[in-house]
RNA sequence: GCGGAUGGCCGGACGGCCGCACCCCGGCGGGGUGAGGAAAGUCCGGACUCCAUGAGGCGACGGUGCCGGGUAACGCCCGGCCGGGGAAACCCGAGGGAAAGCGCCGCAGAAAACAGACCGCCCGGCCCGCGGGCCGGGCAAGGGUGAAACGGUGGAGUAAGAGCCCACCGCGGGGCUGGCAACAGCACCGGCACGGCAAGCCCCACCGGGAGCAAUGCCGAAUAGGGGCCUCACGCGGGUCACGGCCCGCAGGGACGCUUCAGCCCGAGGCCCGGGUUGGCAGCACGACCCCGCCAGCAAUGACGGGGCAAGAUGAAUGGCCGUCCGGGGGCGGCAAUCGCGGCCCUCGACAGAAUCCGGCUUACAGGCCGUCCGCGCAC
Numbered sequence: 001g002c003g004g005a006u007g008g009c010c011g012g013a014c015g016g017c018c019g020c021a022c023c024c025c026g027g028c029g030g031g032g033u034g035a036g037g038a039a040a041g042u043c044c045g046g047a048c049u050c051c052a053u054g055a056g057g058c059g060a061c062g063g064u065g066c067c068g069g070g071u072a073a074c075g076c077c078c079g080g081c082c083g084g085g086g087a088a089a090c091c092c093g094a095g096g097g098a099a100a101g102c103g104c105c106g107c108a109g110a111a112a113a114c115a116g117a118c119c120g121c122c123c124g125g126c127c128c129g130c131g132g133g134c135c136g137g138g139c140a141a142g143g144g145u146g147a148a149a150c151g152g153u154g155g156a157g158u159a160a161g162a163g164c165c166c167a168c169c170g171c172g173g174g175g176c177u178g179g180c181a182a183c184a185g186c187a188c189c190g191g192c193a194c195g196g197c198a199a200g201c202c203c204c205a206c207c208g209g210g211a212g213c214a215a216u217g218c219c220g221a222a223u224a225g226g227g228g229c230c231u232c233a234c235g236c237g238g239g240u241c242a243c244g245g246c247c248c249g250c251a252g253g254g255a256c257g258c259u260u261c262a263g264c265c266c267g268a269g270g271c272c273c274g275g276g277u278u279g280g281c282a283g284c285a286c287g288a289c290c291c292c293g294c295c296a297g298c299a300a301u302g303a304c305g306g307g308g309c310a311a312g313a314u315g316a317a318u319g320g321c322c323g324u325c326c327g328g329g330g331g332c333g334g335c336a337a338u339c340g341c342g343g344c345c346c347u348c349g350a351c352a353g354a355a356u357c358c359g360g361c362u363u364a365c366a367g368g369c370c371g372u373c374c375g376c377g378c379a380c
Base pairs, nucleotide, nucleotide: 001376002375003374004373005372006371007370008369009368010367012325013324014323015322016321017320018319020034021033022032023031024030025029036351040362041361043360044359045358046357047356048212049211050210051209053262054261055260056259057258058257061208062207063206064205065204066080067079068078069077070076081095082093083092084091085090096203097202101201102200103197104196105195118143119142120139121138122137123136124135125134126133127132151169152168153167154166155165171190172189173188175186176185177184178183216282217281218280219279226273227272228271229270230269231268232267235250236249237248238247239246240245252266253265254264289308290307291306292305293304295302296301326349327348328347329346330345331344332343334341335340
């Protein structure tokens, strides 16, 4: 200097005029604050509110899926292990189980789970006699098909071959060492064999109630917890009685998927008249909050100390105009002559706006700046 990878920051500023929303003071004036890193997607996790009766057990459904740590929690973050990609930095992983069971592996191919001989190789016999053909036996090492062919490479051996044998790799077994662990390493033994898919159903471990701020409360208002009529139903015992009915107990029934216990509730239906649902207030921003310092930790993060309060609308506030500056790109031409400095003109300035609030993930983003790492080249 170039290429690659990765982390972070900014993403407009100032002034003037007019115009907004909220809060505070004062009385019609003043002061303060006023969109985001994603406010987006609504994909996760919560706080909060209400509902489901509570507790225990079982079930259904859903989610996560290596180990350790962080966090209020998570499917997130950090660190590590293993696997894959990459020359590397680095990136990705729906990363437990295939001897619990079911299912799938089309076509091609001889053969796709304990399978298999298409082209072939070797030996013997017969025929032809340049190739070659037929029969018997041996082979799966070579080639082909395929995503994948029942271990790989090399050697020895053989008629030709084959883990038949040997070395190494791989696989399996238990052992030792290191590590909290996932795992890694070492030596030994072994038959040299026990495919893949679970992001197919499934099994295992752990986690999970449902809705959601249009949640939910309060105020006001009204003849309103309204009025009239009709039908059906009301088990057993006791008490009372105006003999209509009422009270108590038992039985029966109900609300959760099932069940045990406890608690709670127990008439059903139809027709007509008819008030209220427009509104206001709260929820509404003090938060698992933000900033700085320091300590602990590889880190995520946490403790301690100090400081700060930064939108709260409700058809939805931040806008409009003017001027200047800043940043990117292009052109002209001046100075300088490694770097670079400065003038004029043109053009551009991204993705994009709260609506209960946080912690994440994902997606979008013109342009600019800073750091770290990997690699290549050059100079000293």
This is a predicted structure of a 380-nucleotide RNA (Bacterial RNase P class A) from Rhodobacteraceae bacterium WD3A24. Lineage of the source: Bacteria > Pseudomonadati > Pseudomonadota > Alphaproteobacteria > Paracoccaceae. Of the family's consensus pairs, 94% are formed in the model. It matches the Rfam family "Bacterial RNase P class A". It is annotated as a ribozyme. Model confidence (mean pLDDT): 75 of 100.